About this RNA: This is a predicted structure of a 74-nucleotide RNA (c-di-GMP-I-GGC riboswitch aptamer) from a Thermodesulfobacteriota bacterium. Rfam family: c-di-GMP-I-GGC riboswitch aptamer. Gene Ontology term of the family: cyclic-di-GMP binding. Taxonomically the source falls in Thermodesulfobacteriota (Bacteria, Pseudomonadati). The sequence was found by an Rfam model in a public genome assembly.
[in-house]
RNA sequence: AUAGAUAAAGCCAAACCUGCUGAAAAACAGGGACGGAAAGCCACGGGACUGAACAGUUAGCCGGGUUACCUACA
Numbered sequence: 001a002u003a004g005a006u007a008a009a010g011c012c013a014a015a016c017c018u019g020c021u022g023a024a025a026a027a028c029a030g031g032g033a034c035g036g037a038a039a040g041c042c043a044c045g046g047g048a049c050u051g052a053a054c055a056g057u058u059a060g061c062c063g064g065g066u067u068a069c070c071u072a073c074a
Base pairs, nucleotide, nucleotide: 002072003071004070011036012035016031017030018029019028021026034060040066041065042064044063045062046061047058048057049056050055
């Protein structure tokens, strides 16, 4: 550099439940594991969702940017 095994040291944690913040989408904390090879981070483009609107949420919808672990090739 390339690739990702029904592998895996270590990592994250959907639904659901409880608490809490918010008008809401939803976030956060604890429990819990459906999954994940960037399910780490960034709302830049598209999408979805909330909102009368300003605006907001979503990185576990996709693309893009950026950093990194393990294994194989060796």